This is a predicted structure of a 352-nucleotide part of an RNA (large-subunit ribosomal RNA, domain IV) from a metagenome.
It matches the Rfam family "Bacterial large subunit ribosomal RNA". Gene Ontology terms of the family: structural constituent of ribosome and ribosome.
Context: one part of a larger RNA
RNA sequence: CCCUGGUUAAGGAACUAGGCAAACUGGCCCCGUAACUUCGGGAGAAGGGGCGCCGGCGGGUGUGUAGAGAUUCACUCUCGAAGCACUUGUUGGCCGCAGUGACCUGGGGGUUGCGACUGUUUACUAAAAACACAGGACUCUGCGAAGUCGGAAGACGACGUAUAGGGUCUGACGCCUGCCCGGUGCUGGAAGGUUAAGGGGAGAAGUUAGGGCAACCGAAGCUUCGAACCGAAGCCCCAGUAAACGGCGGCCGUAACAAUAACGGUCCUAAGGUAGCGAAAUUCCUUGUCGGGUAAGUGCCGACCUGCACGAAGGGCGUAACGACAUCCCCGCUGUCUCGACCAGGGACUCA
Numbered sequence: 001c002c003c004u005g006g007u008u009a010a011g012g013a014a015c016u017a018g019g020c021a022a023a024c025u026g027g028c029c030c031c032g033u034a035a036c037u038u039c040g041g042g043a044g045a046a047g048g049g050g051c052g053c054c055g056g057c058g059g060g061u062g063u064g065u066a067g068a069g070a071u072u073c074a075c076u077c078u079c080g081a082a083g084c085a086c087u088u089g090u091u092g093g094c095c096g097c098a099g100u101g102a103c104c105u106g107g108g109g110g111u112u113g114c115g116a117c118u119g120u121u122u123a124c125u126a127a128a129a130a131c132a133c134a135g136g137a138c139u140c141u142g143c144g145a146a147g148u149c150g151g152a153a154g155a156c157g158a159c160g161u162a163u164a165g166g167g168u169c170u171g172a173c174g175c176c177u178g179c180c181c182g183g184u185g186c187u188g189g190a191a192g193g194u195u196a197a198g199g200g201g202a203g204a205a206g207u208u209a210g211g212g213c214a215a216c217c218g219a220a221g222c223u224u225c226g227a228a229c230c231g232a233a234g235c236c237c238c239a240g241u242a243a244a245c246g247g248c249g250g251c252c253g254u255a256a257c258a259a260u261a262a263c264g265g266u267c268c269u270a271a272g273g274u275a276g277c278g279a280a281a282u283u284c285c286u287u288g289u290c291g292g293g294u295a296a297g298u299g300c301c302g303a304c305c306u307g308c309a310c311g312a313a314g315g316g317c318g319u320a321a322c323g324a325c326a327u328c329c330c331c332g333c334u335g336u337c338u339c340g341a342c343c344a345g346g347g348a349c350u351c352a
Stems, first nucleotide, its partner, number of pairs: 001347008010338002014336001019333001027051005036041001038172001052094012067079004071074001095099001107331004112326002114323002119131002135170007147156003173318004178248003183245002185241005192236003198230002203225005210217002249267005276310001277307001288304005
């Protein structure tokens, strides 16, 4: 010097990113317990008191001798002094620094965020506000179901049958969930346009019997191309649909100080963000401004709204209970610190 323990004057978070670590608390009984609340809870809230041993007196329970009573007379039942066991109250005394005498054995309170909750997870850096979850919604599926695995047979779904099964989103509960169907998707429609294979063969070409002096023409057959026309779904098209993918404006002016603009004008759009919330797990400017708490507060709480760039099931806003979650504050407590010191054990180190 390192590790693991123990003690520490005065102070008591001044430490630090942060009370990290440590300390306090701790058991049982009694008293007593707030806001809030889904009336269950919150609660072990908080905060107090008692606790050992010996004796006296009293209560309760069990067992049950003597005894008493009952009867269906039995190895019966009921009550029940005593004794024994357990438990509880009260009173007196005794000892120590200390009586849950060692060990085991919650620190507490307040605020806000997130997630309702118990659960689940990154085996070896993350336990969480992530996943799941009951509940909600949309959608598909009529049963040889949809969907899934498999080339198929076959199997799961399910020995189920729409109060069932699959997919997707949301995520208890409460109050709610606005506007846009122009684009994309899905569903429905079938008049028209477009459209494949195939059908169809107008026509063209190669070949050559033959004709022709020749140039060349050229039947049938075979062969190769091949127009019109007939050809579905799809697409175009017409509708519906947003708890489908998604989207939810700009400029200018205006009120008898000023400021602001209920109001007006104009351009664009499919429609221009409703309720609620808002410097927020979202706010760049920003330590916004005001208020609270502190002597002093970039980070906490309450407001304001100028929302760079919240917003309604990629849910919005609340919410009791819950949380090894996150933030801030307070009480208690402490070697975290002022600021160190000492002790014990084990290492390091020296020697063998």